[in-house]
This is a predicted structure of a 716-nucleotide part of an RNA (large-subunit ribosomal RNA, domain II) from a Candidatus Woesearchaeota archaeon.
The coordinates come from a structure-prediction model, not an experiment, and the mean pLDDT is 82.
The sequence was found in a public genome assembly.
Rfam family: Archaeal large subunit ribosomal RNA.
Context: one part of a larger RNA
RNA sequence: GCCAAGGAGUUCAUCUCUGUGGCAAGGGUAAUUACUUACAGUAAGCACCCAAAGGGAAACCAAUUGUCCGCAGCUUCGGCGAGGGACACGGUAUUAACUUGCCACAAGUCACAGGGAUGUUACCCGAAACCGGUCGAUCUAACCUACAGCAGGAUGAAGCGAACCUGACGGUUUGUGGAGGUCCGAAGCGGUGCUGUGUGCAUGCGUUCGUAUGACUGUUGGUUAGGGGUGAAAAGCCAAUCGAGAUCGGUAAUAGCUGGUUCCUGCCGAAAUAAGCCUAAGUUUAGUCUCGAUGGAGAUGCCCUAUGCGGUAGAGCCACGGAUUUGUGAGUUUGGGGGAGAAAUCCUUCGCUUACUUGUUCAACUCCAAACGUGUAGGGAUCGUAGAAGUCGGGAAAAAGGGGCGCUGGGGUAAACUUGCGUCUCUAUGGGGGAACAACCCUCUCUAUGGUUAAGGUCCCAAAGUAUUUGCUAAGUGUUAAAGGGCGAAGGGUGUGCAUCACCCGAGACAGAUGGGAGGUAUGCUUAGAAGCAGCAAUCCUUUAAAGAAAGCGUAAUAGCUCACCAUUCAAGGUCAUGUGCCCUGAAAAUGGACGGGGCUAAGCAAAUCACCGAUACCAUAGUCCUCCGAAAGGAGUGAGGUAGGCAGUGCGCUCUGCGUGGGCAGAAGCAUUUUCGUAAGAAUUUGUGGACCGCGUAGAGAUGAGAAUCUUGGU
Numbered sequence: 001g002c003c004a005a006g007g008a009g010u011u012c013a014u015c016u017c018u019g020u021g022g023c024a025a026g027g028g029u030a031a032u033u034a035c036u037u038a039c040a041g042u043a044a045g046c047a048c049c050c051a052a053a054g055g056g057a058a059a060c061c062a063a064u065u066g067u068c069c070g071c072a073g074c075u076u077c078g079g080c081g082a083g084g085g086a087c088a089c090g091g092u093a094u095u096a097a098c099u100u101g102c103c104a105c106a107a108g109u110c111a112c113a114g115g116g117a118u119g120u121u122a123c124c125c126g127a128a129a130c131c132g133g134u135c136g137a138u139c140u141a142a143c144c145u146a147c148a149g150c151a152g153g154a155u156g157a158a159g160c161g162a163a164c165c166u167g168a169c170g171g172u173u174u175g176u177g178g179a180g181g182u183c184c185g186a187a188g189c190g191g192u193g194c195u196g197u198g199u200g201c202a203u204g205c206g207u208u209c210g211u212a213u214g215a216c217u218g219u220u221g222g223u224u225a226g227g228g229g230u231g232a233a234a235a236g237c238c239a240a241u242c243g244a245g246a247u248c249g250g251u252a253a254u255a256g257c258u259g260g261u262u263c264c265u266g267c268c269g270a271a272a273u274a275a276g277c278c279u280a281a282g283u284u285u286a287g288u289c290u291c292g293a294u295g296g297a298g299a300u301g302c303c304c305u306a307u308g309c310g311g312u313a314g315a316g317c318c319a320c321g322g323a324u325u326u327g328u329g330a331g332u333u334u335g336g337g338g339g340a341g342a343a344a345u346c347c348u349u350c351g352c353u354u355a356c357u358u359g360u361u362c363a364a365c366u367c368c369a370a371a372c373g374u375g376u377a378g379g380g381a382u383c384g385u386a387g388a389a390g391u392c393g394g395g396a397a398a399a400a401g402g403g404g405c406g407c408u409g410g411g412g413u414a415a416a417c418u419u420g421c422g423u424c425u426c427u428a429u430g431g432g433g434g435a436a437c438a439a440c441c442c443u444c445u446c447u448a449u450g451g452u453u454a455a456g457g458u459c460c461c462a463a464a465g466u467a468u469u470u471g472c473u474a475a476g477u478g479u480u481a482a483a484g485g486g487c488g489a490a491g492g493g494u495g496u497g498c499a500u501c502a503c504c505c506g507a508g509a510c511a512g513a514u515g516g517g518a519g520g521u522a523u524g525c526u527u528a529g530a531a532g533c534a535g536c537a538a539u540c541c542u543u544u545a546a547a548g549a550a551a552g553c554g555u556a557a558u559a560g561c562u563c564a565c566c567a568u569u570c571a572a573g574g575u576c577a578u579g580u581g582c583c584c585u586g587a588a589a590a591u592g593g594a595c596g597g598g599g600c601u602a603a604g605c606a607a608a609u610c611a612c613c614g615a616u617a618c619c620a621u622a623g624u625c626c627u628c629c630g631a632a633a634g635g636a637g638u639g640a641g642g643u644a645g646g647c648a649g650u651g652c653g654c655u656c657u658g659c660g661u662g663g664g665c666a667g668a669a670g671c672a673u674u675u676u677c678g679u680a681a682g683a684a685u686u687u688g689u690g691g692a693c694c695g696c697g698u699a700g701a702g703a704u705g706a707g708a709a710u711c712u713u714g715g716u
Base pairs, nucleotide, nucleotide: 001716002715003714004713005712006711012119013118014117015116016115017114018113019112020111021110022109023108026050027049028048032044033043034042035041054061055060065088066087067086068085069084073080074079090103091102092101093100123260124259126257130250131249132248133247134246135245141224142223143222144221146219147218148217149216150214152184153183154182155180159176160175161174162173163172164171165170188211189210190209193207194206196205197204226242228238229237230236263651264649265648266647267646268645273286274285275284276283277282289395290394291393292392293391294390298383299382300381302380303379304378305377306376307375308374309373310372314368315366316365321362322361323360324359327356328355329354330353331352332351335350336349337348338347339346340345401426402425403424404423405422406421407420409419410418411417430443431442432441433440446623447622448621449620450619451618452617456613457612458611459598460597461596465610467609468608469607470606471605472604478600479599491585492584493583495582496581497580498579499578500577502575503574504573512569513568514567515566516565518542519541520540523537524536525535548563551562552561553560624640625639626637627636628635629634652705654702655701656700657699658698659697660696661695662694663693670689671688672687675684676683677682
């Protein structure tokens, strides 16, 4: 891992609601006793409980109904009208009074069954912990007691002897001696590196290394005990257990946390929001879901019209408040600097105040001002007597949300970011398309069969056009609705299509070619020089078809070569600009590589047209269920997705009990297998095996249904 078996909403008490039944202004007995028969009844038992009156802390006081509307129903069709609604009146507390609160127009109680609440282990499994009593120092820590052990070698302290030196103290040399938390190194004790090797029922093994007469190592017996011991101190150690041992008990501790929670079908179907909470993983109330009762005619997310409300987007600012750019004018008695003057004073500049002008700006500015939202009224549409709105009661779940689009909301550089409002969607939803893809597009889903379409597609993979018409693109651009998963920017293009403005043009344009391109003059000044061409000033006149006191190259300065400009030649369109379509460039990432792929010059892009394919959509036929009408037969439906969850079933299955009724050695249960029936849980049946019990109907009782819980036990 697999298989088998086991495995989770139970018990009692109290309260509450619903259903069924008994009795009813009442209802019921409890313990217990008696009787009988076989453990179940019958009778007694009226203590006690609930109800029948409330209000008030209490003293205390104490509710008889009336009017109107009106559903069902009845009706003499006028109306009456249980229940229901409204208003008044009434009881009591408060108060001087008013007011306000509660109550009042009479239904309960007992039993059984079911839903829920509280307590109880309380659906099941799960802590770390806390407290109490015991047991541990055969491990280990420290101490006490009595013992034991430490190959060999090295070094050579004190003390002592001898010789020598010395006035003395003493010194030198040499020998002896054998000290030491001394040295090297076995046993022993330890455990540094290899971050070696090893995980073997739990720290080993190898090598290397430390220490090895000492604060050494070991043995025997003993002492200290759990908030306690012991500790050369690491919160180390206290029996493989230590930031508080082990064991038994309190104990099924508690867990707002994790996991699990077992058959079927039918109807409806959520929420991830608001407010409170030592609240944020929870819970209470509301909203949202469901079921029932009541109620009795309107309701509404939609559209139109009319009439109100609003201060956001935008915009504006000489319309206020704040911020802020430029220019001009005026004032400045006592603002600062500078100047003139003997001084008074004057001039100038900066600053400040003020007027006008100019430019920008605002969530907490508004002279303005939308879209849009919203209130009321009327109309339309849809829903509603097959029962809407409203009201009351039982039961929940949920209170972690996510994405798209819009507000191009707020925060943020941004984000599959965060926080809002609206809407759609996923969550809780399947089918078709988007290559694949919760939330993008189409569509909504009972069962079966056939057809028609949607989105999207029609060369092949792969169902359907190698369809038609007109253009564009030459870049494999593209073949991608968007997006994930890359988009492809500013800028540039004498690539190319279309449209338009202006100008030139057979009196010859544009481009090319050939020729001319002169004279006064080397203009004046400057300068060493300045001659069209260093620089400054001026920029005229003449001859001309035309030719600048020169647009470049060039020279030291000249020279020289071009250009503007003109003519000739040639012969038909040309030049500039703007807008726009497609395209190119801009364009760089790591295995080889992605339009889904093949491939395509259309099978690409733009515009138009006609066919076809394509879904659980739509239509048709047959059937099932649900809701409603109906006595039934039958009919109608604007009905049929669904997580949490609510409700329903004359639903399925298991074990046992009462009553009734059956089967079985001519073969029960079980096991394997066949076929049929049922929407399903399941039921019946065939054949084989098996070898003794087993059903069905009805009523009742439950330790009643397994795939999951790191589930338990066993097998493998």